[in-house]
RNA sequence: CUCAGAACGAACGCUGGCGGCAGGCUUCAUACAUGCAAGUCGAGCGGAAAGGCCCUUCGGGGUACUCGAGCGGCGAACGGGUGAGUAACACGUGGAUAACUUGCCCCUUCGGUGGGAGAUACCAGCUGGAAACGGCUGCUAAUACCGCAUACGGUCACCCGGGCUCCGGCCCGGAUGAAGAAAGGCGCUUUACGGCGUCGCCGAGGGAUAGGUCCGCGCCCCAUUAGCUAGUUGGCGGGAUAACAGCCCACCAAGGCCACUAUGGGUAGCCGAGCUGAGAGGUUGAUCGGCCACACUGGAACUGAGACACGGUCCAGACACCUACGGGUGGCAGCAGUAGGGAAUAUUGGACAAUGGGCGAAAGCCUGAUCCAGCCAUGCGCCGCGUGGGGGAUGAAGGCCUUCGGGUCGUAAACCCCUUUUCUGAGAGAAGAACAACCUGGGUAGGAAAUGAUCCAGGCCUGACGGUAUCUCAGGAAUAAGCAACGGCUAACUCCGUGCCAGCAGCCGCGGUAAUACGGAGGUUGCAAGCGUUGUUCGGAAUUACUGGGCGUAAAGGGAGCGCAGGCGGCCAGGUCAGUCUGAAGUGGAAGCCCGGGGCUUAACCCCGGAAGUGCUUUGGAUACUGCUUGGCUUGAGUACGUGAGAGGUAGGCGGAAUUCCAGGUGUAGCGGUGAAAUGCGUAGAUAUCUGGAGGAACACCAGUGGCGAAAGCGACCUUCUGGCACGAUACUGACGCUGAGGCUCGAAAGCGUGGGGAGCGAACGGGAUUAGAUACCCCGGUAGUCCACGCCGUAAACGUUGUACACUAGGUGUGAGAGGUAUCGACCCCUCUCGUGCCGCAGCUAACGCAUUAAGUGCACCGCCUGGGGAGUACGCCCGCAAGAGUGAAACUCAAAGGAAUUGACGGGGGCCCGCACAAGCGGUGGAGCAUGUGGUUUAAUUCGAGGCAACGCGAAGAACCUUACCCAGGCUUGACAUCCUCGGACACCCCUAGAAAUAGGGCUUCUCUUCGGAGACAAAGUGACAGGUGUUGCAUGGCUGUCGUCAGCUCGUGUCGUGAGAUGUUGGGUUAAGUCCCGCAACGAGCGCAACCCUUGUCCUUAGUUACCAGCGGUUCGGCCGGGCACUCUAAGGAGACUGCCGGUGAUAAGCCGGAGGAAGGUGGGGACGACGUCAAGUCAUCAUGGCCCUUAUGUCCAGGGCUACACACGUGCUACAAUGGCCGGUACAGUGGGUUGCAAUACCGCAAGGUGGAGCCAAUCCCAAAAAGCCGGUCUCAGUUCGGAUUGGAGUCUGCAACUCGACUCCAUGAAGUCGGAAUCGCUAGUAAUCGCGUAUCAGCUACGACGCGGUGAAUACGUUCCCGGGCCUUGUACCACACCGCCCGUCACAUGACCCGAGUCGGGUGCACCCGAAGUCAGUGACCCAA
Repeated sequence: CUCAGAACGAACGCUGGCGGCAGGCUUCAUACAUGCAAGUCGAGCGGAAAGGCCCUUCGGGGUACUCGAGCGGCGAACGGGUGAGUAACACGUGGAUAACUUGCCCCUUCGGUGGGAGAUACCAGCUGGAAACGGCUGCUAAUACCGCAUACGGUCACCCGGGCUCCGGCCCGGAUGAAGAAAGGCGCUUUACGGCGUCGCCGAGGGAUAGGUCCGCGCCCCAUUAGCUAGUUGGCGGGAUAACAGCCCACCAAGGCCACUAUGGGUAGCCGAGCUGAGAGGUUGAUCGGCCACACUGGAACUGAGACACGGUCCAGACACCUACGGGUGGCAGCAGUAGGGAAUAUUGGACAAUGGGCGAAAGCCUGAUCCAGCCAUGCGCCGCGUGGGGGAUGAAGGCCUUCGGGUCGUAAACCCCUUUUCUGAGAGAAGAACAACCUGGGUAGGAAAUGAUCCAGGCCUGACGGUAUCUCAGGAAUAAGCAACGGCUAACUCCGUGCCAGCAGCCGCGGUAAUACGGAGGUUGCAAGCGUUGUUCGGAAUUACUGGGCGUAAAGGGAGCGCAGGCGGCCAGGUCAGUCUGAAGUGGAAGCCCGGGGCUUAACCCCGGAAGUGCUUUGGAUACUGCUUGGCUUGAGUACGUGAGAGGUAGGCGGAAUUCCAGGUGUAGCGGUGAAAUGCGUAGAUAUCUGGAGGAACACCAGUGGCGAAAGCGACCUUCUGGCACGAUACUGACGCUGAGGCUCGAAAGCGUGGGGAGCGAACGGGAUUAGAUACCCCGGUAGUCCACGCCGUAAACGUUGUACACUAGGUGUGAGAGGUAUCGACCCCUCUCGUGCCGCAGCUAACGCAUUAAGUGCACCGCCUGGGGAGUACGCCCGCAAGAGUGAAACUCAAAGGAAUUGACGGGGGCCCGCACAAGCGGUGGAGCAUGUGGUUUAAUUCGAGGCAACGCGAAGAACCUUACCCAGGCUUGACAUCCUCGGACACCCCUAGAAAUAGGGCUUCUCUUCGGAGACAAAGUGACAGGUGUUGCAUGGCUGUCGUCAGCUCGUGUCGUGAGAUGUUGGGUUAAGUCCCGCAACGAGCGCAACCCUUGUCCUUAGUUACCAGCGGUUCGGCCGGGCACUCUAAGGAGACUGCCGGUGAUAAGCCGGAGGAAGGUGGGGACGACGUCAAGUCAUCAUGGCCCUUAUGUCCAGGGCUACACACGUGCUACAAUGGCCGGUACAGUGGGUUGCAAUACCGCAAGGUGGAGCCAAUCCCAAAAAGCCGGUCUCAGUUCGGAUUGGAGUCUGCAACUCGACUCCAUGAAGUCGGAAUCGCUAGUAAUCGCGUAUCAGCUACGACGCGGUGAAUACGUUCCCGGGCCUUGUACCACACCGCCCGUCACAUGACCCGAGUCGGGUGCACCCGAAGUCAGUGACCCAA
């Protein structure tokens, strides 16, 4: 970093049958068309515009069932919306108001309601204006308005008394004085006056309700916001208000707030509660409820009980609309709705039936509050409630897979039986309704009575939803399943397609031809009318750790000390009760959560009751602990005394050695320096050496994991002043202590400033080298600096990478200081204690490494610091600094890691030990020449393909003229050149003729075997389709085989032990060996694959056997082991023996072994071979063969002819032949072994210069043949020359093989006679019968390109001091930030181009805000002027 869980006012994708309950602009507090959302009262008033009714002279009049407009009253401050603002007494909680108000409502058997006056709207007339809206004149009413009268009570002033008190004041009562009220309407009754009832009105007291104000506590982020404040803080006096108050004003004082975070900035309505979580906590503030704030933006007041008022007023502004341009109008954040914005959120619906509200006496009216309906799967829970239930194997068809046998979808379907929720049609059909009013009857109080008031019973009336819920009947399985996933995390796997493409992906990561990860399909898993995706929150995350983390090395201890605040604090006792504990009371609204019960068929949902609400307030009690306070104590801390060690600090002196310089003497050509040199110095006398002098800096030896200091740091010696520490023994003070944010002081080196000083050294700089370069390392010089004084800087790997203090927890052993004991004549030695400083080590701790009384153990106190890597200790801001820079210290963006410790490997121009023709020592080559051969390249119709460092390149190929052959061109065939099956009719073939380049086609000739007579078999042809065929592709899908490290000595396992683990041990160590060979040791003990041995061959001997081999002795002989004969020898080929460090001596640990010797044919593995551990190189091979997948199928198959693989400017590898005299040529003359031979090898003989030919004895081979071995030896010749060297090339003539030598064979002869005179850099092989040199044989094969390959023998050396170095390898060890594809690794920086982000940037634009000032609307208050009233 990521996932699995839960949640949501969500959105998007696919899909969608129903019902109930709920929810529905989170964005632009953007702008709004249209309609509706606050009216009502005629029982306050004047009245009658419109309608109805009546009358009418048709002009009009009346009536009040009704009521427009107006006056008047109440309401409009409620209800409804929104969350912009607000960090605030806004909100929550608990208090206060003795500092207040309260319309409507209730109560008081409280007190009143008297008498007058003047206006005004409506209306009428005139008149302004487009309109909105007015103006003037005239008339009129009231529950409108105003005086006067009265005053139970109230208010105010002053006086008196009583009660309470938190001492501030409050309450009650009395006396005197002053000012101050009112309104009527309706009904009943009455002859009238009047009376009564009722609704109002005025004054007063009380209640209830609703508010105002004040206070304690709680309430987000930033210190890169640290200081803020002048009405500011307080006082006296006044004003204002319902009310306290700097709320306002005058005067006086100088205060007030802040690190317990003021001020400033950002963000935000707060809460009950919601989500999540085990909890603590975190997050949210939709719906519902409480409070607040707002109503286009800003300001202001008026009215009123209440507003500074959403659907009121005024002013200003922006916007929009109307306009006659003069002027006006408007405010959906009410319900619908529109535009816009947006990923996104509904109807311009019905009704006042219910609930609630306003008005009214009431009927009633109004009510987008509300109740309902509509739209949306928007979510949720529930069921619900479904899409059917039971039976049904031939395991159908079909799909998919397949090892082709089968498996699976799957009882799933079909089919049979059943049911009807839902659906369709028809029918029935609710609850929600109870009031009020009215009618009837009855009762109660009061009253003269009536109206009225009030109670009871009955009646009457009222439903938007809605013909809805629900019920019944009929019909018929009928109308109803999807979505996501299936590599791991995470339940679920196969096929096809694709081929790092297309795509997937939450993280890790999939995809480059066999993808369980992409796309599709089948199957499976999960959920289900939904399922997924995205976003957000909590969880997991103990990953901010209160519960519950850390800091030696992972991020993290401040460089060190002193110390204010703060935090914490020894022992004993008293007091107090703040903290703490406990009880009680009040409060903690309702809803929600939880528990119990009830109502909708159930559930969700709703109703009732309880619990809880961990909180706050008041109060009683307890007193252990903490706090506060009082008194005491000595152990923490400190003081005094004695002794002691020390590079502790500071200042002043002083010493010797050395370097350099100066002067002089001696002396001569170099010195110096380095890996080697050069620059440099020196004949003007250096270096060297001697004497004298000058100057600066540092102090050898002593010197020590010794000492001192807080750290930085301190080192010659003497003196001055001075800090700290340890030890010892007593006395004193009496907790005086620990830590320490800020603060202050100290603080290496470098650096800075001023002034000195300057010997040596020495950044920069110059020169010389090195190097591809060398702004370096090395050398010669050399300035700052290093030194001193004063002042800055303030950082380091300032590290023990380990903060300080205290306590506790096994030891051992050094060392420094002091004291004591013992002993001694004494010094030592020895023992004990304290302090310091090291090492080792137990318990314990730790991820490990490690730490371990000097803790990283166990505790306690306080401080500092950390929270993935990079960006970055960077930017911006601030602060410090003369500067350099320091302190503080981000973000964007980006990565899926970065990191620690340890492990195994691999690697190192790390170390140790050891080996190998690895080097060295030698011998011979390659690289130069010509040719051969392979490869690259080029060319070509094709030059088929493969092999590529060692480990491809005389390799596959142990034989390309055709064939081979896979390639190219041309011509043919299509069940095929080859295999199996089926059908049909037949022998087929050979041979001959014709066409053709051939394949092939046509014709001719010819006519199988067996038989139980049914047929069978083989063969060829024709046909059909299954199939054949492919040297087409993939060696990175494979088997098998092979190469290589490497014949190197290694590679592992079981059990045990150790480790949290990876792993380790064994396998390491000491010796030894060719060897992990052996011995010894050892937490290991054993074992396996390798090594060695066993096998083959060779070297000696023996036994057996004796032909074709052999011939010693005997006989014969043509003189040839030829013959007889003989197995003695050689040999052949079968079996044995022999060699084992066995013996002796020395050495070594007495071992393993090593060295020497004897004997022996052979001696320490005798020589050679076969034999190749675990593994590495995706090494090689799909073209030996086999094989999965893919591809071709009248062709990528197959047949045939010709061509090509043999090309040729070049380059490389491997070879041959040479360059010559150790040789060439000529002549003569010896000595092998392995092999091969009937399609064969071929002798003697003859012919040819020769290749060869003729011919054919012998041989199926110890018999015959190939077959001559060559170098060698003897003799001769050549005499250093491009030759008598060398043989290429070319011309001519031939031979042989073969169907055929043109492309393209070998050989022979004659002629020709090229390059080449020993080979640059570089490089290869070989350690003895080896190298070198010489020839011989064989496979393949008609022949041959063979100079190749594989074998065989002949002749036959040189050298190895040694392991420093090169290469390869083995073991141990070490380092690895960075390797594990393992150094051919990994990885850093610059530059170029493109892109994103952040910072800076001449500036520019906008927003917010502080202070100061100017202009200034409405409005309020005050003053004043004018006109007029009692009003």
The RNA shown here (small-subunit ribosomal RNA) has 1431 nucleotides and comes from an uncultured prokaryote.